[in-house]
């Protein structure tokens, strides 16, 4: 600095915890977590096509035109024997702040909006 209401699992090992933290709710002996295999899912990064645009280089006498040429930007498509990630629930949901609304009102409860805090590049 960008994303974070999409979309993806089996099977072995294992043998009691898992969902960052708090709180709440959930998942889990019909088998958590960790490790392994195979398998998907998505497009950050690469990777290749194709389109623009600018610069250069060819051509030219020069300069526009023009160029199966090269760089650098931006677009779009590709899943690619590449490098990450990810495959329970919206990052399960809430956490601070503001704005609106109803109410039994220092406050609950619903809607926005921002932001913290985490996760992934």
């Nucleotide at each position: 600095c960008a994303u974070c209401c999409a979309g993806a699992g089996u099977g072995g090992u294992g043998g009691a915890g898992g969902g960052a933290c708090a709180g709440a709710c959930c998942c889990u002996g019909c088998g958590a977590a960790g490790c392994c295999a195979c398998a998907g899912c998505a497009a950050c990064c690469g990777g290749u096509u194709c389109c623009g645009a600018u610069a250069a280089c060819c051509c030219c006498c020069a300069g526009a035109a023009g160029g199966u040429u090269u760089a650098u930007c931006g677009g779009a498509a590709u899943g690619c024997a590449g490098g990450u990630g990810c495959u329970a629930a919206g990052u399960u949901c809430u956490g601070u702040u503001c704005c609106c609304g109803u109410c039994u009102a220092u406050g609950a409860c619903g809607g926005g909006a921002a932001g913290a805090a985490g996760a992934u590049g």
The RNA shown here (SAM riboswitch aptamer (S box leader)) has 121 nucleotides and comes from a soil metagenome. Its mean pLDDT, the model's own confidence on a scale to 100, is 83. The model forms 97% of the base pairs in the Rfam consensus. Rfam family: SAM riboswitch aptamer (S box leader). About the family: The SAM riboswitch is found upstream of a number of genes which code for proteins involved in methionine or cysteine biosynthesis in Gram-positive bacteria.